[in-house]
This is a predicted structure of a 538-nucleotide part of an RNA (large-subunit ribosomal RNA, domain I) from a Bacteroidota bacterium.
Its Rfam family is "Bacterial large subunit ribosomal RNA".
Lineage of the source: Bacteria > Pseudomonadati > Bacteroidota.
The prediction has a mean pLDDT of 82.

Context: one part of a larger RNA
RNA sequence: GGCGUAUGGGGGAUGCCUUGGCUCUCAGAGGCGAUGAAGGACGUGAUAAGCUGCGAUAAGCUGCGGGGACUAGCAAAUAUGGAUUGAUCCGCAGAUGUCCGAAUGGGACAACCCAGCAGGUUGAAGACCUGUUAUCCCGACCUAGUCGGGAGGCGAACCCGGAGAACUGAAACAUCUAAGUAACCGGAGGAGAAGAAAACAAUAGUGAUUCCGUAAGUAGUGGCGAGCGAAAGCGGAUUAGCCCAAACCUUGAUAGUUAAGGCUGUCAAGGGGUUGUAGGACCACAUAAUUGUUUGUAGGACGAACAUGAAUUACCUGGGAAGGUAAGCCGUAGAGGGUGAAAGCCCCGUAAAGGUAAGUGCUACAGACGAGGUGGUAUCCUGAGUAUGGCGGAGCAGGUGAAACUCUGUCUGAAUCAGCCGGCACCAUCCGGUAAGGCUAAAUACUCCUGAGAGACCGAUAGUGAACAAGUACCGUGAGGGAAAGGUGAAAAGUACCCUGAAUAAGGGGGUGAAAUAGACCCUGAAACCAUACGCUU
Numbered sequence: 001g002g003c004g005u006a007u008g009g010g011g012g013a014u015g016c017c018u019u020g021g022c023u024c025u026c027a028g029a030g031g032c033g034a035u036g037a038a039g040g041a042c043g044u045g046a047u048a049a050g051c052u053g054c055g056a057u058a059a060g061c062u063g064c065g066g067g068g069a070c071u072a073g074c075a076a077a078u079a080u081g082g083a084u085u086g087a088u089c090c091g092c093a094g095a096u097g098u099c100c101g102a103a104u105g106g107g108a109c110a111a112c113c114c115a116g117c118a119g120g121u122u123g124a125a126g127a128c129c130u131g132u133u134a135u136c137c138c139g140a141c142c143u144a145g146u147c148g149g150g151a152g153g154c155g156a157a158c159c160c161g162g163a164g165a166a167c168u169g170a171a172a173c174a175u176c177u178a179a180g181u182a183a184c185c186g187g188a189g190g191a192g193a194a195g196a197a198a199a200c201a202a203u204a205g206u207g208a209u210u211c212c213g214u215a216a217g218u219a220g221u222g223g224c225g226a227g228c229g230a231a232a233g234c235g236g237a238u239u240a241g242c243c244c245a246a247a248c249c250u251u252g253a254u255a256g257u258u259a260a261g262g263c264u265g266u267c268a269a270g271g272g273g274u275u276g277u278a279g280g281a282c283c284a285c286a287u288a289a290u291u292g293u294u295u296g297u298a299g300g301a302c303g304a305a306c307a308u309g310a311a312u313u314a315c316c317u318g319g320g321a322a323g324g325u326a327a328g329c330c331g332u333a334g335a336g337g338g339u340g341a342a343a344g345c346c347c348c349g350u351a352a353a354g355g356u357a358a359g360u361g362c363u364a365c366a367g368a369c370g371a372g373g374u375g376g377u378a379u380c381c382u383g384a385g386u387a388u389g390g391c392g393g394a395g396c397a398g399g400u401g402a403a404a405c406u407c408u409g410u411c412u413g414a415a416u417c418a419g420c421c422g423g424c425a426c427c428a429u430c431c432g433g434u435a436a437g438g439c440u441a442a443a444u445a446c447u448c449c450u451g452a453g454a455g456a457c458c459g460a461u462a463g464u465g466a467a468c469a470a471g472u473a474c475c476g477u478g479a480g481g482g483a484a485a486g487g488u489g490a491a492a493a494g495u496a497c498c499c500u501g502a503a504u505a506a507g508g509g510g511g512u513g514a515a516a517u518a519g520a521c522c523c524u525g526a527a528a529c530c531a532u533a534c535g536c537u538u
Stems, first nucleotide, its partner, number of pairs: 001537009015523001016487002020458002022455007029447002031154002039100003042055003046078001050074002061094006070082003105114003115133007135151007158189001159187004169176001173223001199206002210237005220228002241439003244383001248271010276417001278382004282376004290371010301360002306354001308352001312327005328345002330334001336348003389411007398424001419434005474481002494522001497509004
């Protein structure tokens, strides 16, 4: 020096654990905000740095309900208190709620500065207190204004609209694709959008919309490349239909005209009326069944904290019994968690059956308001710069194509029910429908959030970035980036006392404990690496 064995140091793998995550299911809720939000700053405790709570009434104040012995949050210490005259705690409803922030009296480098008006405090004040004073939109009125109402901002996704890329693919690239995607802007709601046929279909029929399955990777489209890609029909989910404009009538205002009776135009309001086997106005007859909304009364349901809730003992091992042995018991409860190891019967619970405040639906009855028919056909009405067409584009699965249909930048520009539109150029026949106004639940999408639960999901380099003072520490001028870090023990019983030592370091005795090689750098404690002892060996 090497190898081996043993004992330690070092290190923190592995095992076990879980306070935390992840993905879902079923319910709930789906908003908060000028009555000042979301989010913050600064304060607030006897002592108080952080988190949590709260706001100058500041880990809190009041009322009501629950509850019944401890209690002043995390937090274990000291001091001082509170509580059966019912505290702490839990639920509901209130009060207070500094300053910033839409921030809104004006300003500003957010959490600061400075005002006006009215009232108040004061002997007074360049002091203090209370209230008020932003902008925009709408409405009213006595219209240079005042009063009243609304908006503004925030929020995870979902939804509608506006405007809209590129990387990429085409094995290059330009039409094309990616994709009407991402990012951006506006708007709304618990959903949104769509929606009651100027629809599909095909000689048979269906009967608003939406969503799912299928049709189908079909028909098509496509430098016919890459790719893109329906619909009808069928099977399901869910079902719901309505209101205006106009004709006509009435009233009011106003203008014109007149033979002074009236007539006509315009505007406003009320009645009327709403469709395609056309309907309505108008004329004639009839006027009820039924049904919608809202108010009141009664009943019952749901609904917070909460609360009732069965049944086991002995011995053995052990530090400890829930383990083993023996003998029992309950079960509408053998879900789960805890307890010194593994408990149906020890504790919390669980099954089952209860309970009610605020509040929210439901049912019945009563009142009010609204809707709700038949026949006739001479005349009138039935959405105009609209439909259609030309040019240029876009959307449709469809790239201009034979290109219908929908939208429109521009130029044109009808018909009026014997009308008009569509059925993929166009024409005829036939069939379907009735545009140019509007509303509409459910089935559908999503989950920042609340409750209950589940997992051939993770178990601390995993699972959220975050199981811990985590969007913290730290980095960056900033936008922004962004960690590491869990485990004594059943219980602190967290080592009284003595010794070595300079020592409040460290250690040795001693004590606690089942264990201290569980001693706080604390469960287990691998490897690298380091050391010591012994053996073998060059």